A computed fold for a 1439-nucleotide RNA from a metagenome, annotated as small-subunit ribosomal RNA. The prediction has a mean pLDDT of 82. The RNAcentral record of the sequence draws on SILVA.
RNA sequence: AGAGUUUGAUCCUGGCUCAGGAUGAACGCUGGCGACGUGGCUAAGGCAUGCAAGUCGAACGAUUAACUUCGGUGAAGAGUGGCAGACGGGUGAGUAACACAUUAGCAAUCUACCUCCAACUCAGGAAUAAUUUCGAGAAAUCGAAACUAAUACCUGAUAGUUCCCAACAUCAUAAGAUUGUUGGGAUAAAGUUCCGGCGGUUGGAGAGGGGCUUAUGGCUGAUUAGUUUGUUGGUAAGGUAAUGGCUUACCAAGACUAUGAUCAGUAGCGGGCGUGAGAGCGCGACCCGCCUCACGGGGACUGAAACACUGCCCUGACUCCUACGGGAGGCUGCAGUCACGAAUCUUCCACAAUGGCCUAACGGCUGAUGGAGCAAUGUCGCGUGCAUGAUGAAGCCCUUCGGGGUGUAAAGUGCUUUUAUAAGGGAAUAACUUUGAAGGUACCUUAAGAAUAAGGGGCUGCUAAACUCGUGCCAGCAGCAGCGGUAAUACGAGUGCCCCGAGCGUUAUCCGGAAUUAUUGGGCGUAAAGCGUCCGCAGGUUGUUAUUUAAGUUUUGCUUCAAAUCUUGAUGCUCAACAUUAAGGCUGGGCAAAAAACUGAAUAACUAGAGGAUGGGAGAGGUCAGUGGAAUGGCUGGUGUAGGGGUUAAAUCCGUUAAUAUCAGCUGGAACACCAAAAGCGAAGGCAGCUGACUAGAACAUACCUGACACUCAUGGACGAAAGCGUGGGUAGCGAACGGAAUUAGAUACCCCGGUAGUCCACGCCGUAAACGAUGGAUACUAGACAUUGGCAGUAUCGACCCUGUCAGUGUCGCUUCUAAAAAAGCUAACGCAUUAAGUAUCCCGCCUGGGGAGUACGGCCGCAAGGCUAAAACUCAAAGGAAUAGACGGGGACCCGCACAAGCGGUGGAUCACGCGGUUUAAUUCGAUUCUAAGCGGAGAACCUCACCAAGGCUUGACAUCUGACCUAUGUCUUUCUGGAAACAGAAAUUCUUAGUGGUCAUGACAGGUGCUGCAUGGUUGCCGUCAGCAUGUGAUGUGAAUUGCACCCUUAAUUGGGGUAACAUGCGCAACCCCUAUGCUGUGUUAAAUGUACACAGCAGACUGCCAGAGUUAAUCUGGAGGAAGGUGGGGAUGACGUCAAAUCAGCAUGGCUCUUACGCCUUGGGCAACACGCAUGAUACAAUGGCAGUAUAAAGGGCUGCCAACCCGCGAGGGGGAGCUAAUCCCAAAAACUGGUCCCAGUUCGGAUUGGAGUCUGCAACUCGACUCCAUGAAGUCGGAAUCGCUAGUAAAUGUGUAUCAGCUAUGGCACAUUGAAUACGUUCUCGGGUCUUGUACUCACUGCCCGUCACACCAAGGGAGUCGGUAAUACCCAAACUUCGGCGUUCGUCGGAGAAAGGUAGGAUCGGCAACAGGGGUGAAGUCGUAACAAGGCA
Repeated sequence: AGAGUUUGAUCCUGGCUCAGGAUGAACGCUGGCGACGUGGCUAAGGCAUGCAAGUCGAACGAUUAACUUCGGUGAAGAGUGGCAGACGGGUGAGUAACACAUUAGCAAUCUACCUCCAACUCAGGAAUAAUUUCGAGAAAUCGAAACUAAUACCUGAUAGUUCCCAACAUCAUAAGAUUGUUGGGAUAAAGUUCCGGCGGUUGGAGAGGGGCUUAUGGCUGAUUAGUUUGUUGGUAAGGUAAUGGCUUACCAAGACUAUGAUCAGUAGCGGGCGUGAGAGCGCGACCCGCCUCACGGGGACUGAAACACUGCCCUGACUCCUACGGGAGGCUGCAGUCACGAAUCUUCCACAAUGGCCUAACGGCUGAUGGAGCAAUGUCGCGUGCAUGAUGAAGCCCUUCGGGGUGUAAAGUGCUUUUAUAAGGGAAUAACUUUGAAGGUACCUUAAGAAUAAGGGGCUGCUAAACUCGUGCCAGCAGCAGCGGUAAUACGAGUGCCCCGAGCGUUAUCCGGAAUUAUUGGGCGUAAAGCGUCCGCAGGUUGUUAUUUAAGUUUUGCUUCAAAUCUUGAUGCUCAACAUUAAGGCUGGGCAAAAAACUGAAUAACUAGAGGAUGGGAGAGGUCAGUGGAAUGGCUGGUGUAGGGGUUAAAUCCGUUAAUAUCAGCUGGAACACCAAAAGCGAAGGCAGCUGACUAGAACAUACCUGACACUCAUGGACGAAAGCGUGGGUAGCGAACGGAAUUAGAUACCCCGGUAGUCCACGCCGUAAACGAUGGAUACUAGACAUUGGCAGUAUCGACCCUGUCAGUGUCGCUUCUAAAAAAGCUAACGCAUUAAGUAUCCCGCCUGGGGAGUACGGCCGCAAGGCUAAAACUCAAAGGAAUAGACGGGGACCCGCACAAGCGGUGGAUCACGCGGUUUAAUUCGAUUCUAAGCGGAGAACCUCACCAAGGCUUGACAUCUGACCUAUGUCUUUCUGGAAACAGAAAUUCUUAGUGGUCAUGACAGGUGCUGCAUGGUUGCCGUCAGCAUGUGAUGUGAAUUGCACCCUUAAUUGGGGUAACAUGCGCAACCCCUAUGCUGUGUUAAAUGUACACAGCAGACUGCCAGAGUUAAUCUGGAGGAAGGUGGGGAUGACGUCAAAUCAGCAUGGCUCUUACGCCUUGGGCAACACGCAUGAUACAAUGGCAGUAUAAAGGGCUGCCAACCCGCGAGGGGGAGCUAAUCCCAAAAACUGGUCCCAGUUCGGAUUGGAGUCUGCAACUCGACUCCAUGAAGUCGGAAUCGCUAGUAAAUGUGUAUCAGCUAUGGCACAUUGAAUACGUUCUCGGGUCUUGUACUCACUGCCCGUCACACCAAGGGAGUCGGUAAUACCCAAACUUCGGCGUUCGUCGGAGAAAGGUAGGAUCGGCAACAGGGGUGAAGUCGUAACAAGGCA
C1' cells in the first nucleotide's frame, strides 16, 4: 500500500466482498510448565446454608464459671449508656438531568471523630431497663406490680470576642459589610482513675468532608410544532444548615420555542479503552473519580451527616412458620444454589501485611484486604532435545516404468538435562517487642533417564502451498467470484506441501481499508442528483476612503487540566509481560497585558454596484372591445343524371324522396394561408388576421438626482401547458368512449364509415409534464470569425441608403444554393462544452449517496373528486447504470457481384417402373447420414460369403499375436474315401511331400478378441459458406483504454486487380501466375501400316504480352474499337480452396484416450433377414407419339482383355452352344446409335406405350424357393404432356444419340465415372426474389434475431401494509376511596384522642400512544422446463 466481482473486450460511476487490528467473548479440534492479569455482558429473576459490624467493665447496676498464696485475680452472656453502624463492599434498574465533565462562585452554608488556641467543669432532683413475682400467647412478643445505678434524663447557678434585638458611627452602594461603639436579652458541663492521665462544656482557628448556584460541553427522531397555570415575575409569610415558587396567600401576565421548546425513543457520566497517518468513528468490562439504587411503591425517626443495602412504619407482590387466633423474611456483600442462556469460578486459608470501626491499652471485629483454588479466558516467558548418520533402508505416495518424493527424516552412534519426577537444604516479605495465611512456597544442591510433553487450519483466484484415487449438478463445498452433469489441483480420502504453534480455526461485534456522508477530502448535461418559474421576510455573503474600538484574530505571562493510563529514561522480579520511580505529555478551560493588518462594531464621507429622472425607438408581452376575408359544414333555389365516397384491395356508408358535380343566396362556429425567418417578446407556462382602449417589462442615449439602498434565499406567496372537475352557455370541423365495415389464428388495435364527452366562451377549482438546454441564480476574468435583431455615434450626403465603430440580445463554426477556412487554450469517463462554459474563481440556495421493494405503505397537510405534497421499513439481488469499441442482426440506407431474377431451351411435380428414405410390420427387417450441406448417400455392385441383425447347434488361452512349462520323429502338411450330423464338429481308413525350425500338440496364466458406448474426449479425412475476395502481422501514428489507422475516398478490375490520393510505410496467407489437358505451327523420332505426303503417337520448341494503331480517361490504371493472327484481352477446361464458421459428418474405412463384455457384447456353423407393404417423400428410367413407329444402310472417340477378350465357320427364331485362328495387344478381339435413304401406318388408347401375368428356355454359380440376369411365344395395364409449386443450363453449352469402364462368378446399372456424334435459343436490364462483398446507420443482441424481453393467469414459499375485532404495555388527565407519615386545629397535656389538609397503593371513566394475535381481501418479492399473447429493443414491423 491494495485486491476480487457488472462487459465479447474497454474506460467510468457504483455497490457487495476480502486481506489488518481488537474483545469481559462463545463454539469445534487439540493441550506440557510457569509468571502476571481477567472471569453472570442474559433474569435489577427467585434464593437453602454459613459468614460479611461491631466494640467499650478505664460510663453503670445486677449475675457468675474458673483460678487463688484466700488478699484477690477474673473470662463470659443479657441489659442501661457511649461511639460506630451514613464508611468499606455490590449494582447500573432509573435518569437526557446542574446527573456528569470543565470553569467560576456562596457577603446565601453545615461539619462528629482529628490538630491547635482560650476559658470552664458548681449545686441539686425525679425516674427506668436489667432483676424478682404474677398474667396473656403455639410462637413472635406483650401487659401489670415491686426494687436499683450511671458519662442516661431533668432543674438551678456562672460565662463569653457565641447567638438574638435596638440605636449610632464608618466603609460600600448590588443585595450589604465591619476583628466598630453602646444598651437589653438567651443558652453550658460528667465523671472516672493505677494520680501519669483519659474524658465533658463554651468560643475561635485549621485540615479533610459535604450542601447550593452559574457559564459552557457531550444522543436520535419534525411522519413530535407549539408548550406551560406554581407556570414566569413581584410582595408578605412559612420552611431549610443555607439561597430560591422550595411551599402558601395576594398581585401582574408572563416564561420557553425553528440556534428545535414540548413529546417520543435510547442511555448511568467522566478519566479513559479499541481502531485510524490524522481528522474522526465506535465503546464506557477490569482500575480511579462522581452519581444512582438496595424485593416494587410511599414515609418519616434517630443522628454531625440518612429519608439509611444486612435500622423503623405503612402498602403491594412473593416465600416460609402456625395450635388458624397470628407471626417471620429481603445475597444488585463473599462463597454457593435454581432458573435463564452460546456463556462466566471455591459453600477455600488468614487477619501475618495494608487499611477501617471500637478501646487508655492489651485486644476484639473486618468475605475490605492479603493469599491460595478452578478456567489456554488474555498477555508474556520456557520446553517437547542436540550433534552425527546414505545401501539415500523398509513402509506409503506418484510415475513418462527410466525413476522421483517423504528424507538426515528414521534406525544406529555420541552428547546434554531446561521442564517434569525423586531426595536434601531453605528465605525475604516484620523499616517496631510479639506475631508468617501464602509455605516446606520461591530459590539452591544432588540423582536417574531422551527420558514426562504437538497440534490446528489451509493448498481454484484474491492468498503462502498440488498430485492421485473415489463420486458424477448426486453427495457436498462456499468470505466474494464461483466449483460438482465420467478425465474435479474447488466435493470426500490418501500422500506431499504452506501458515501459525500450546495453540489453531469458526462465529459474533467494533474501527480500518471506505475519498462509500468527502472539515481535512466527493458530486449533480447523459451514470443517483438543479425545486416548473419568479417574488421575497429571517439567515448567509457584501464596493471605495478615513477615524475610533478590540468581539473574532495574533503574541507574551500566570493558573488549572486528581491519580492511574500514554511517551522517554532508570530500577526491581533469572528475561519478558508486570511493577516501582523521575521527567515529559494530556491539541482543553480561565485570568492579565500588548498589537491593530484582516473580519466584526461605531461614526463620517465617496460613486465604479444598485435605483431614479429625461429622450427617441423595437416587439405574436398582457387584458378588454370591435371588425375582416378564405375554407369546411348546414339550409333554400337553379342546372344536371347515376353513381358517389373510401382503400393495398374492399365493405359498412350516401344516392332516383335526385346524391356526387356545378351556380346563386342565406346561416353558424372555430382557426387565422401568403408575409414567416437559425426572426421577435415574455420569469417560466406561453404568445400570430386587422383596429382601438388600458397596462407591464427590457435595450440604448444623456450622466441630472439618491448614496451600498446590493446578491442569494429555508419557511412563505404568486403564476403555472395539456388533460380533468363544477355551474351556465356554445358546438362548424376534429374527435377519447361507443356502433359498424375490414384485416387477422384472434384484433376489445393499426386502415375505413359514423360518432358522444371534450376541444370554444364566462366564472371557480386542479397544480402536474421528457414543465428539457434533461445544464439554479449573481458577479468578475479568459484568442476569434460570420450571420441576424434593436439602439446610438461617426464619415459622407441637399437628405437618406451604403460603410465604419460601439452597447445589448439571438444563433452558428455546419448538411444544402451562399460563406476563405478552422474554433485555440482549458475542462470532461467519454460523448462533448468551449465569452450564451460543462473553462478559471467567489457568494447564496436546492438536491444525490447500489438496484428492486417505491415515489409505494402508514401518519399529516391540501383538494368536490381525480388525485397532489411530504415520505419509510421488512424482504430480496450482486449487480443496476453511463459513454465509447469490435462484431452480429434490422420487415434501415447506399454501391457492387452471381443462371440470383429477367429473356430463352429442356425438365421435375400427374402415369408405370427402378432406386433410396420415412413410416408401419417383423424373430430380425443390422447400423450410420436428416434444411440448404440426408434421401441412385457410406454401398465401385446383400442368393451363401459379405454381416454388424434374428432362430438354432457348438467352442472357451479361444479363429489370430507374444511369453512360460511339458511332450512329440508323426500327432505336421497335401490329396482322397467311409460313418453320424443341417453343417460346424466327432470318429475311422488310405495316401503325397517335407524334416529339427521362426514346426506341432497339451497345460498354466499373463492375455487375445469386440462393426460394444462416447464424433460432446480425439487424430486423420470430408461437406457448406466459397474459387467468395477477403484474412492477418511488424514498425510508426491516433486514442486514458477496448481499439483504430494501414484495408476510408475517386477511377478501374473476375479479383484488397491495378492506378491516383492519404499518418502511414512495408510484409505474409489468399487473387493472379508457375503445373496438367486442349485449340495452331515447327523440329525430331517411328511400334503399326506395302508406301511419299497427309493423318496418328511420343518428345521438345514457338505462339498471346493490351505487344501495335485510334479514341476515351487525370499525361494514370484501365476501357472501347481496329489491325495482324489458329487463338485477343483470364482463349477453353482441370488441379489448386486464405483466416475462420456450423461442439456440421464420420469411433461402422483406418488410428486412438476413457468406459464396458470375458464359458460372452468374443469365435465357428446351418437357415433366415437386410428384398416385408394400407401409405408419404426424394432422385431417375420409359412414355403419352407423325420432328414419330417399322424396314434398309454408313461413320467416332475413349477404354478393356490370359482363371481373359474371343474371330471365321456350323447349329439354334433367340439368349446361347459347338469351334478353335489370333492376341500379354497402335498388330488380335470386344463393339455404335441418332443421322441418312426408302416404303408403310393416318391421329386411334393406335402398327403409340410397354407395365403386369402365363408358358418354354439359356447362362453364371456348391446352390437362382425366399432372392439373379437374359431369350422366345403369348398377354397388352396406367398414360392423350401433367394443380399449387419447383429444378438445370450462357456455346461446342443446353437438348438429343449411342459407346466404354470400375466393382463383379453372375447381376437387380435405368446408378456412378468417362467418351465421342448431332447441335441450338436468349440475356432489354438490376425494380423485385435468393446468396455474397464494401461503406454507413440504429441496437436493451454477444449462446450474437432460432437473440433479448413484458404483463395477466395457475401453483408453492416469504416479509410488510390494511382488517370486523380481541388481548396487553406506557404516560398523563378527571373523579372516588385513602394506610403509614407530616402539618394545622380542638380536648387533654405524662401518655394520648378527635377533626381538617396533603398523600402511596387501589378503584371508576373517557381519550392518547405503542405493541401481540386475527377470518378475509388486495398489492409486493422469489421460484425448474407451466398457460395466453408479443408490449419494448432494428423504422421492433403503428417510432